RNA sequence: GUCGGCGUAGCUCAGUCGGUAGAGCAUAUCACUCAUAAAGAUAAGGUCACAGGUUCGAUCCCUGUCGUCGACACAA
Numbered sequence: 001g002u003c004g005g006c007g008u009a010g011c012u013c014a015g016u017c018g019g020u021a022g023a024g025c026a027u028a029u030c031a032c033u034c035a036u037a038a039a040g041a042u043a044a045g046g047u048c049a050c051a052g053g054u055u056c057g058a059u060c061c062c063u064g065u066c067g068u069c070g071a072c073a074c075a076a
Stems, first nucleotide, its partner, number of pairs: 001072007010025004019056001027043004049065005
């Protein structure tokens, strides 16, 4: 330099052939207990990497950028 995968909650990851986003862990609260932990209940937490385009509607499709991982190339 070329090509490809990935980027979604604090962390690890689902998800939808386009109709408005979830789980586990972690956190907070409640309940339980003499007390703590575990198990239980509830809650909070997201501009779906960023910007543009298509569309009535985009996390999803298209383009570009950034980050990360990988493959290939890098002459005599």
The RNA shown here (transfer RNA) has 76 nucleotides and comes from Candidatus Kaiserbacteria bacterium RIFOXYD1_FULL_42_15. It matches the Rfam family "tRNA". Rfam links the family to the GO term triplet codon-amino acid adaptor activity. Rfam classes the family as a transfer RNA. Lineage of the source: Bacteria > Bacteria candidate phyla > Candidatus Kaiseribacteriota. The sequence is in RNAcentral, with records from ENA. The prediction has a mean pLDDT of 81.